[in-house]
RNA sequence: GCGGCGCGGUGCGGGGCCUGCGGUGCAAGCCCCGCACCGAGGAAAGUCCGGACUCCCUGAAGCAGCGGUGCCGGGUAACGCCCGGGCGGAGAGGGGCGGGGAAACCCGCGCGGAUCCGACGGACAGCGCCACAGAAAUGAUACUACCCUGAUUUUUCAGGGAAAAGGUGAAACGGUGGGGUAAGAGCCCACCACGGCCUUGGCAACAAGGACGGUAUGGCAAGCCCCACCGGGAGCAAUGCCAAAUAGGGAUCUCGCGUGCGUGUCACAGGGCCGCUUCAGCCCGAGAGAUCCGGGUUGGCAGCUAGAGCUGUCGGGCAACCGGCAGCCGAGAGGAAUGGUCAUCCAUCGGACGGGGAAACCCGGCCCGAGGACAGAAUCCGGCUUACAGGCCCUCCGCGCAU
Numbered sequence: 001g002c003g004g005c006g007c008g009g010u011g012c013g014g015g016g017c018c019u020g021c022g023g024u025g026c027a028a029g030c031c032c033c034g035c036a037c038c039g040a041g042g043a044a045a046g047u048c049c050g051g052a053c054u055c056c057c058u059g060a061a062g063c064a065g066c067g068g069u070g071c072c073g074g075g076u077a078a079c080g081c082c083c084g085g086g087c088g089g090a091g092a093g094g095g096g097c098g099g100g101g102a103a104a105c106c107c108g109c110g111c112g113g114a115u116c117c118g119a120c121g122g123a124c125a126g127c128g129c130c131a132c133a134g135a136a137a138u139g140a141u142a143c144u145a146c147c148c149u150g151a152u153u154u155u156u157c158a159g160g161g162a163a164a165a166g167g168u169g170a171a172a173c174g175g176u177g178g179g180g181u182a183a184g185a186g187c188c189c190a191c192c193a194c195g196g197c198c199u200u201g202g203c204a205a206c207a208a209g210g211a212c213g214g215u216a217u218g219g220c221a222a223g224c225c226c227c228a229c230c231g232g233g234a235g236c237a238a239u240g241c242c243a244a245a246u247a248g249g250g251a252u253c254u255c256g257c258g259u260g261c262g263u264g265u266c267a268c269a270g271g272g273c274c275g276c277u278u279c280a281g282c283c284c285g286a287g288a289g290a291u292c293c294g295g296g297u298u299g300g301c302a303g304c305u306a307g308a309g310c311u312g313u314c315g316g317g318c319a320a321c322c323g324g325c326a327g328c329c330g331a332g333a334g335g336a337a338u339g340g341u342c343a344u345c346c347a348u349c350g351g352a353c354g355g356g357g358a359a360a361c362c363c364g365g366c367c368c369g370a371g372g373a374c375a376g377a378a379u380c381c382g383g384c385u386u387a388c389a390g391g392c393c394c395u396c397c398g399c400g401c402a403u
Base pairs, nucleotide, nucleotide: 001344003342005339007039008038009037010036011035012034013033014032015031016030017029019027020026021025041374045385046384048383049382050381051380052379053235054234055233056232058280059279060278061277062276063275066231067230068229069228070227071085072084073083074082075081086120087118088117089116090115094111096109097108098107099106100105121226122225126224127223128220129219130218143166144165146161147160148159149158150157151156174192175191176190177189178188179187193215194213195212197210198209199208200207201206239302240301241300242299249293250292251291252290253289254288255287258268259267260266261264270284271283272282273281309328310327311326312325313324314323315322316321346372348370349369350368351367353364354363355362356361
């Protein structure tokens, strides 16, 4: 994969049972039989995001609280997702230069670039942290060395200068080279780096260039925080209907129980419905809340599958995606269906036997054995992540064949 037996749903047809009705037929429900069609996934997993839908919070607005995202532009119902771009980082193969070596090869520097990663706003708003090592971890009293002066036989000691050399470390107050100096330092110069300013390109993030400035008090915000933008809560065990049953059960606590006359289904004070405020509405006006104990209902129906759906084609767009036209209808269970020590065939693997071959290996069949990943819907959809399978592309290694 095919065959047979057996399951769940829908439709059509036939038969039976029970109930109702206008009286010999119809309708609802249930059961049996036959036929046709449909019946797990690309992840159904994780429950990490976003929604549709349902109910709740009295409504509107503002503030606060709590939470989320974080380069720019676009897509989308929306997203923490996708696409395109920017910046930063890693970077295989390959080529070049230099050194060592008899060679094989080894070491260093740089070019280049398939591919991949980013928890990517702010460190001058404030607070906090930087262990150990080290002299020292922020605006440095210097460990080993350096320079000058004095003392000293030498060794060594005292005072002053300096942070350029070395050490420690993830990180030590820019880097390389030169000048200068007693020795030194952006002290000065060139280049690089950094800082704002200007010009050009770009919607933008940014990029390139120019002049100027000696310019560094570092890092961490997946520490609190600041800034910008977004956000009510719970969830199909949501929720709605029918039937049935019980105990309109008991205890404790808090706040309040006021005024008027027209004596009431009234009005006012007051209280409440909100984290706070304003406006509105509603409830109470004598009630409004909180906690604990106990009892009944575990039944049936709906929600429940036609969609931000799929396929093809045309157009727009770098793409994600969007639009037009035509066609299609892919589970809906309810303790939970699609099964199995039923049968047969096959991909593939191993063994025995036979043949070819130096071997590796190749071929043969009614031989024997094994057998095919991860994995099962439960309201549904868009993503991400993980598990596993296949295809395509790039780069490399090995083997076989051919040349």
Overview:
A computed fold for a 403-nucleotide RNA from Alterinioella nitratireducens, annotated as Bacterial RNase P class A. Its mean pLDDT, the model's own confidence on a scale to 100, is 76. Its Rfam family is "Bacterial RNase P class A". By type it is a ribozyme. The model forms 96% of the base pairs in the Rfam consensus.